[in-house]
């Protein structure tokens, strides 16, 4: 990167620091939030996907992302985000 292919169950926090707005847009809800969200760092944990080991397991967390409110929070359009390949 309107590029191909799976997946959108379920799992998993604390601290500093900002300082007001978030839950990807759109509409109609609902909820999270000065008891500090949301972001950003440090360290932790989760186990989705690729890779690695081995005792071949719903196994290891060992490496590459990723991910740690509520089914992508709920419907609707329609799209978004993760992996991996590709370019």
């Nucleotide at each position: 990167c309107a590029c191909u292919c799976a997946u959108u169950u379920g799992g998993a926090g604390c601290a500093c620091c900002c300082g007001a707005g978030g839950g990807a847009c759109c509409u109609g809800g609902c909820c999270c939030u000065g008891u500090g969200a949301c972001g950003g760092u440090g360290c932790a944990g989760c186990a989705a996907c690729c890779g690695g080991c081995c005792u071949u397991g719903a196994g290891c967390a060992c490496g590459g992302u990723g991910c740690u409110a509520a089914u992508g929070c709920c419907a609707g359009a329609g799209c978004a985000a993760u992996g991996a390949g590709g370019a």